A computed fold for a 76-nucleotide RNA from a Thermoplasmatota archaeon, annotated as transfer RNA. Its Rfam family is "tRNA". Rfam links the family to the GO term triplet codon-amino acid adaptor activity. Model confidence (mean pLDDT): 80 of 100.
RNA sequence: GCCGUCUUAGCUCAGUUGGUGGAGCUCUCGGCUGUUAACCGAGUGGUCGCCGGUUCGAGUCCGGCAGACGGCGCCA
Numbered sequence: 001g002c003c004g005u006c007u008u009a010g011c012u013c014a015g016u017u018g019g020u021g022g023a024g025c026u027c028u029c030g031g032c033u034g035u036u037a038a039c040c041g042a043g044u045g046g047u048c049g050c051c052g053g054u055u056c057g058a059g060u061c062c063g064g065c066a067g068a069c070g071g072c073g074c075c076a
Stems, first nucleotide, its partner, number of pairs: 001072007010025004019056001027043005049065005
């Protein structure tokens, strides 16, 4: 340099046909408990990597850029 995959909550990850963004863990509050842990209930938490495009409507489709990983290649 070229090709491919990936980027979604604090962490790990789902998201099917383009039509109101989710789970587990964490965290906060409550219940339970002599206390903690565990368990149960509720809640908080999002620029869907960034910039554009298509569309009535984009996490999802298209282009560019950035980053991570993998493969191939070039120079020394």